[in-house]
RNA sequence: GCCGAUUUAGCUCAGGGGUAGAGCUACUGUCUUGUAAACAGUGGGUCGGGAGUUCGAAUCUCUCAAUCGGCACCA
Numbered sequence: 001g002c003c004g005a006u007u008u009a010g011c012u013c014a015g016g017g018g019u020a021g022a023g024c025u026a027c028u029g030u031c032u033u034g035u036a037a038a039c040a041g042u043g044g045g046u047c048g049g050g051a052g053u054u055c056g057a058a059u060c061u062c063u064c065a066a067u068c069g070g071c072a073c074c075a
Base pairs, nucleotide, nucleotide: 001071002070003069004068005067006066007065010024011023012022013021018055026042027041028040029039030038048064049063050062051061052060
């Protein structure tokens, strides 16, 4: 330098045009002498940045960035 993959909640990941979910974690309550466990509930993300298409974009297109991988170059 070229090609590809990935980027969504504190963490691991779903969701592939109709307004965002699960598990774990955290918090609250019940239970317990207390903790843990169990059970019930609550909170938490404008979806990596920007632009475009569309009535409508996490989703499609372009660009930039970050991470990972492959190839090339050098020696």

A computed fold for a 75-nucleotide RNA from a Rickettsiales bacterium, annotated as transfer RNA. The organism belongs to Rickettsiales, within Bacteria. Rfam family: tRNA. Rfam describes the family as follows. Transfer RNA (tRNA) molecules are approximately 80 nucleotides in length. Rfam classes the family as a transfer RNA. The sequence is in RNAcentral, with records from ENA.